[in-house]
């Protein structure tokens, strides 16, 4: 040369994740506030307590008049990256709803555990104000990698090796290059 094993730097798929302040558009002519009118006892997540507000009219509808906002989206910056990310399930913690208690929801963090190589296109289902975007599941499809089996090409005495193309499968705990040690020559 090879073998095995670990580790450590680096990188690589591409319509490649992810986050970003101002801006755009949608949400919506909606909520919320004035003001009328119907109506007539009760409201504030549920239950229990207390507190608050109400016939000087609660909650509800209508009709006028002003008139948002956050989440979620868009292409650009810039920024961090290649389990980057994402989802679920189960667990703490914190916030928010008038205050306390025990639950319910929603949001964000943390850890456990499973999947998921990467995008895309259709069906169907959750979320959502939406026909937007997301996520899930199913099927197609293009796409990088490894591994095997045809063929070519290079090489040539032969055979390994590399390169292309076509098929089949596999999975990121992967893969490809360099370092370290161990055996071996």
């Nucleotide at each position: 040369a090879g073998u095995g094993a670990g580790u450590a730097u680096a990188g690589a798929g591409g319509u490649g994740c992810a986050a970003u302040g101002a801006c755009c558009a949608u949400u919506a002519g909606u909520a919320c506030a004035u003001a009328g009118u119907u109506u007539g006892a009760a409201g504030a997540g549920a239950u229990g307590u207390g507190u608050c507000u109400u016939a000087u009219g609660a909650a509800a509808a209508c009709u006028a008049u002003c008139g948002a906002a956050a989440g979620g989206g868009g292409g650009a910056u810039u920024u961090g990256c290649c389990g980057a990310a994402g989802u679920a399930u189960g667990a703490a913690u914190a916030u928010a709803c008038c205050g306390c208690a025990u639950c319910a929801u929603a949001u964000a963090u943390u850890c456990a555990u499973a999947c998921u190589g990467g995008u895309c296109c259709u069906a169907c289902a959750u979320u959502a104000a939406a026909u937007a975007a997301a996520u899930g599941u199913a099927g197609g499809g293009c796409u990088g990698u490894c591994a095997u089996a045809u063929a070519g090409a290079c090489a040539a005495a032969a055979c390994a090796a590399u390169c292309u193309a076509u098929a089949u499968g596999g999975a990121g705990g992967g893969c490809u290059a360099u370092c370290u040690c161990a055996c071996g020559c």